Transfer RNA from a Candidatus Wolfebacteria bacterium, 75 nucleotides, folded computationally.
The sequence is in RNAcentral, with records from ENA and MGnify.
Rfam family: tRNA.
Model confidence (mean pLDDT): 82 of 100.
Taxonomically the source falls in Candidatus Wolfeibacteriota (Bacteria, Bacteria candidate phyla).
RNA sequence: GGGCGCAUAGCUCAGUGGUAGAGCGUUUCGUUGACAUCGAAGAGGUCGGAGGUUCGAUCCCUCCUGCGCCCACCA
Numbered sequence: 001g002g003g004c005g006c007a008u009a010g011c012u013c014a015g016u017g018g019u020a021g022a023g024c025g026u027u028u029c030g031u032u033g034a035c036a037u038c039g040a041a042g043a044g045g046u047c048g049g050a051g052g053u054u055c056g057a058u059c060c061c062u063c064c065u066g067c068g069c070c071c072a073c074c075a
Stems, first nucleotide, its partner, number of pairs: 001071007010024004018055001026042005048064005
């Protein structure tokens, strides 16, 4: 330098154009003498950034940033 993949909740990840979800974690309540387990309820997201397409974008297109992999080049 060229190519490909990934970026979504605190963590690990779903979500193929129409109100953003799960497991774990966390908070409250119940259960217990207490803890754990278990049950119930809740909080938590500018979907990496900027543009574009569209009536409508996490999803499609372009650029940028970060991370990973492959190839090439260098003296």